[in-house]
RNA sequence: AGAGUUUGAUCCUGGCUCAGGAUGAACGCUGGCGGCGUGCUUAACACAUGCAAGUCGAACGAAGCGACUAUGAUUGAGAUUUCGGUUGAUUGAAUAGUUGACUUAGUGGCGGACGGGUGAGUAACGCGUGGGUAACCUGCCUCGUACAGGGGGAUAACAGUUAGAAAUGACUGCUAAUACCGCAUAACCCGCUAGGGUCGCAUGACCCGGACGGAAAAGAUUUAUUGGUACGAGAUGGACCCGCGUCUGAUUAGCUAGUUGGUGAGGUAACGGCCCACCAAGGCGACGAUACAUAGGGGGACUGAGAGGUUAACCCCCCACAUUGGUACUGAGACACGGACCAAACUCCUACGGGAGGCAGCAGUGAGGAAUAUUGGUCAAUGGACGCAAGUCUGAACCAGCCAUGCCGCGUGCAGGAUGACGGCUCUAUGAGUUGUAAACUGCUUUUGUAUGAGGGUAAAAUUAGGUACGUGUACCUAACUGAAAGUAUCAUACGAAUAAGGAUCGGCUAACUCCGUGCCAGCAGCCGCGGUAAUACGGAGGAUCCAAGCGUUAUCCGGAUUUAUUGGGUUUAAAGGGUGCGUAGGCGGUUUGGUAAGUUAGAGGUGAAAUUUCAGGGCUCAACCUUGACAUUGCCUCUGAUACUGUCGAACUAGAGAGUAGUUGCUGUGGGCGGAAUGUAUGGUGUAGCGGUGAAAUGCUUAGAGAUCAUACAGAACACCGAUUGCGAAGGCAGCUCACAAAACUAUAUCUGACGUUGAGGCACGAAAGCGUGGGUAGCAAACAGGAUUAGAUACCCUGGUAGUCCACGCAGUAAACGAUGAUAGCUCGUUGUCGGCGAUACACAGUCGGUGACUUAGAGAAAUCGAUAAGCUAUCCACCUGGGGAGUACGUUCGCAAGAAUGAAACUCAAAGGAAUUGACGGGGGCCCGCACAAGCGGAGGAACAUGUGGUUUAAUUCGAUGAUACGCGAGGAACCUUACCCGGGCUUAAAUUGCACUGGACAGGCUCAGAGAUGGGCUCUUCUUCGGACCAGUGUGAAGGUGCUGCAUGGUUGUCGUCAGCUCGUGCCGUGAGGUGUCGGCUUAAGUGCCAUAACGAGCGCAACCCUUGCCAUUAGUUACUAACAGGUCAUGCUGAGGACUCUAGUGGGACUGCCAUCGUAAGAUGUGAGGAAGGUGGGGAUGACGUCAAAUCAGCACGGCCCUUACGUCCGGGGCUACACACGUGUUACAAUGGGAGGUACAGAAGGCUGCUACCCGGCGACGGGAUGCCAAUCCCCAAAACCUCUCUCAGUUCGGAUUGGAGUCUGCAACCCGACUCCAUGAAGCUGGAUUCGCUAGUAAUCGCGCAUCAGCCACGGCGCGGUGAAUACGUUCCCGGGCCUUGCACUCACCGCCCGU
Repeated sequence: AGAGUUUGAUCCUGGCUCAGGAUGAACGCUGGCGGCGUGCUUAACACAUGCAAGUCGAACGAAGCGACUAUGAUUGAGAUUUCGGUUGAUUGAAUAGUUGACUUAGUGGCGGACGGGUGAGUAACGCGUGGGUAACCUGCCUCGUACAGGGGGAUAACAGUUAGAAAUGACUGCUAAUACCGCAUAACCCGCUAGGGUCGCAUGACCCGGACGGAAAAGAUUUAUUGGUACGAGAUGGACCCGCGUCUGAUUAGCUAGUUGGUGAGGUAACGGCCCACCAAGGCGACGAUACAUAGGGGGACUGAGAGGUUAACCCCCCACAUUGGUACUGAGACACGGACCAAACUCCUACGGGAGGCAGCAGUGAGGAAUAUUGGUCAAUGGACGCAAGUCUGAACCAGCCAUGCCGCGUGCAGGAUGACGGCUCUAUGAGUUGUAAACUGCUUUUGUAUGAGGGUAAAAUUAGGUACGUGUACCUAACUGAAAGUAUCAUACGAAUAAGGAUCGGCUAACUCCGUGCCAGCAGCCGCGGUAAUACGGAGGAUCCAAGCGUUAUCCGGAUUUAUUGGGUUUAAAGGGUGCGUAGGCGGUUUGGUAAGUUAGAGGUGAAAUUUCAGGGCUCAACCUUGACAUUGCCUCUGAUACUGUCGAACUAGAGAGUAGUUGCUGUGGGCGGAAUGUAUGGUGUAGCGGUGAAAUGCUUAGAGAUCAUACAGAACACCGAUUGCGAAGGCAGCUCACAAAACUAUAUCUGACGUUGAGGCACGAAAGCGUGGGUAGCAAACAGGAUUAGAUACCCUGGUAGUCCACGCAGUAAACGAUGAUAGCUCGUUGUCGGCGAUACACAGUCGGUGACUUAGAGAAAUCGAUAAGCUAUCCACCUGGGGAGUACGUUCGCAAGAAUGAAACUCAAAGGAAUUGACGGGGGCCCGCACAAGCGGAGGAACAUGUGGUUUAAUUCGAUGAUACGCGAGGAACCUUACCCGGGCUUAAAUUGCACUGGACAGGCUCAGAGAUGGGCUCUUCUUCGGACCAGUGUGAAGGUGCUGCAUGGUUGUCGUCAGCUCGUGCCGUGAGGUGUCGGCUUAAGUGCCAUAACGAGCGCAACCCUUGCCAUUAGUUACUAACAGGUCAUGCUGAGGACUCUAGUGGGACUGCCAUCGUAAGAUGUGAGGAAGGUGGGGAUGACGUCAAAUCAGCACGGCCCUUACGUCCGGGGCUACACACGUGUUACAAUGGGAGGUACAGAAGGCUGCUACCCGGCGACGGGAUGCCAAUCCCCAAAACCUCUCUCAGUUCGGAUUGGAGUCUGCAACCCGACUCCAUGAAGCUGGAUUCGCUAGUAAUCGCGCAUCAGCCACGGCGCGGUGAAUACGUUCCCGGGCCUUGCACUCACCGCCCGU
């Protein structure tokens, strides 16, 4: 930093998508360790259980416990005893007192207003920032001054009685205080107030001062302290006020009654309508009030180059809330999360009378959800509450647990090791490539792991005890005591590569490719898009790429997106200029000068919390993380300067603007008057049969007199010619003539005013046509409607009628492609040429000048088309509008309207485009030019019949397969009885029918004979190799190769058809264009031709055209055998028969010839024309071969070749038989005919080109004949095969015939193993349809059509009437290019490019 995607390609506009970063995330697969963070985003949903706020006995009474003292009920060892007792250690109830680092229910004090949670509400002085309080409060803390005298009455606890299930009370009685209440005292305190002074922006504040009135206190104790009261000051924390900033929509435009202000009173810590009474009628709002919707705000976080955009988890600050709503009490502080009261919902308890509760504290549960953790430990540290303290409490906090949820770090080994092992995968496959130094193997290391052991620091204070110093309440010293985490971090030793790699992707974007499977199926996909039998896009595999304890996906945000554009966009045609003007608010504003200092600018001060970010250091082994310092914090406030620019105030100016004076112009507006032509109607005249209308008609009018024509009259509407690139107007718009009124512009002048200007949201006005309302008017025209046509239909186009309307007056409406698709104003920026109105001027001349209106053009602009002083150029100001296509200018709402409707104006959903300009083609029932048997003019056919042949269809065991518009259908096939043959039935074979390598065996096999069989095949007999001994040959067996007319012509090669023998198709360099592309190749003329000439930003070249090649037509020359025979000679019944000749014909080689060369006319030339000349031939002489770039995924895998797939005792191969020849029918191509230009019979001529030994056969004989039997020549210019139409004579005489020959019967011939299915030919007999063929359609322009026969290939024969050739006879017609078909060039339009057999719309 960009990329993909609209098109056949291009440029642009424009949307969609991707690559990056981020997250309190979730899901899928996978998972070794550690450090540091994070962890209900949803239901402010409901909550079981435990804990989260207590503490003080140094305030108090009381109770309990312990100890001690005293008394001592009771017990009673022992001693003693007169047995009656006595004494009595001991036990110790109870009472009293004393006492305790003892405990605490209650009174009391302090704290429960902090800490912790949540984000529902809130659009607000809530938050942020900066100020103000002369309008305020502040417990605990610090400092200072002063004081504490003397009394009183209660009340919890407790005891008793009592209500209730309980919670909780009620009554009576006793008692204490640092609880409560008087009294005293008191200032510099408070209230009121004479007087005086100082200060402030104002309300006011402060100071001095006298009198009057008023208000305090508490003790405790270890005697060292501590607490209490009043006042003043500080610190801290709060309260209130103000400036500025703070979300969406106007489809929310008006809101407000304590509302806005005043006076007075009340209330508060304090100001204030905060509350109340009275008075006034204000206050807010387009600079967005009010209402609705959404939302805690900020520091910051993410992203971004930045400006911005998004966000508000964790941490910090502020606010709000504590089930929902309300209320106050206490207090320094609350309207109070774990306080109170009331109401509500819910849950729980209940004895039904009543009660209890509030996890948005920490854990935890249910629910919701894609989704978020333990009912853990400790107060050791930090912090907090209370206490003199010890200490108690602390789910704050510190730790641990769970989770790859994030960031950071580490590891899963390192080195060597090639026969590049095995295996896998791929390929051109005896091998190679890749996986891959990867593995094995050898050596080394030990982070991590396991085991054992050691183990610092977080702890220093506080406290207690003792001591020292002095200033007697402080400092220091010594000792003692205290660790949840945790025996953790860390260290040492031992063991051993040992315990540790996955995920996604691999068509392009985007790094990474092959094989197999699948076959528009299964599936993929972020966008474009993949998949229909060779998928780098699906699934698997191998390999590769990227990340890595993670990797992908999904969701969301920013970026890319300059795609909301302040930085940094646009509006002629892509989305977008308001229909036009006037004008309010607002914005912007000429020259000179003075003041001021609001904006602006410079310096300084304050603030901008910390954390975060950045930079430089430091600490954990590094890093993340933590930490120190600095910068930054672009902002706000204050002070002091500056004064160019802007603002503001003042003074002046004239270049903007306006006014005056003198002219000019116009289809400018409004209202009157007048005019002629045309049309229609009415009346009358003339006059007679149609008129009218159309592509053609009909409806309609007309003998009751139309139409036509003449005269008169009436009516309404519109104004021909002039008239245009004309003129005027703001736009809409404005046209006969004339009058009146009104307005405007321009020119000249430079007399006046002195910035008075410009734009213009709302607003107001104007605003074509159609439409609406009321009243007139209505000739023509004419929606609706009616009729006639057209048509498949025709609610249309065409015709005949015809009502609203069109016209006038007054209103409404307010829209148009209201367009220059181009907002207004001002300035600047080359030229050329028209035209309108002025001025200048004697002038019709004119490089003058001002204002309009056109064309071309420079620079410049633009995506281009184009614009270009009348800008779409370069600047400035203001307004309006746009942000992908469709949905849709639709719905809803609102405003306006009589209505029609107009204005404003969405969303859901859906697509990956929609679009602009230009380019190449193709196309057009667009245009121009041109060609072709394309039409026309002709000749002959096809389509009707019979037959032949091919095809479709049907049938069949099979009727093998292919070819299917032109460009398949007498096509592959140039020849299916078997074979061919690929099809069907049946019988066989499996290394195979054929070829071949290797190994082994054998000397057979083959041949001949014979048997079985349909044959293939099998059985039997017979005959049975060569050799240099290495082997050769042949056969068999085994093995390796086979074979396939099976599929795919849409995987292919090669070949072919067609457009089309049409004149086209391209390239190099240059030039033009941003580019696709153009130019060249266009234009004019010409040609069969992109053939040539001229012109020319093109100059050349290539493939095509033409020519070169073959053949034919003329001549020359060379050569003469098998061809030829003129002259000479010989000979025959006759014949080049023979000698001979090289003249002729001919044969086959080489040359010549024709080039618009010559003439005439036209033309610049190329060239064209001619009854031209000459010539065998004349304008390419005729014919052939030759087929550009390409099109049709055209045809062919069955000619051949070939990739892939498929079959392998069969989809291969051999054999017999059948089929390809079927037959209701349909089509194509042909043959023969329908007859007299003919048929039949007889006679008589004349070719060319081919072919010939398994052949052609003269000639002779036989047969009616097909043919047969003999025989001769010829391997060919030698021999053979060889014409028919034509011509001559006779006959038939218009008939289904002496036409026609199908079909059928009989008899034969020939080929061949074999003519049944299924051959050809011959003879005799039979004698069908058919009498010239509907719509339609084919060929042909001269030796052509037509007609006549001959030959050849294939081939044993032939279904050949086919195909390919050959000659004989031998025409007609072409005015011409309007039309049909096809084609070429130029141009134009296009929404087509699969290209009109397109695209696309409606029902």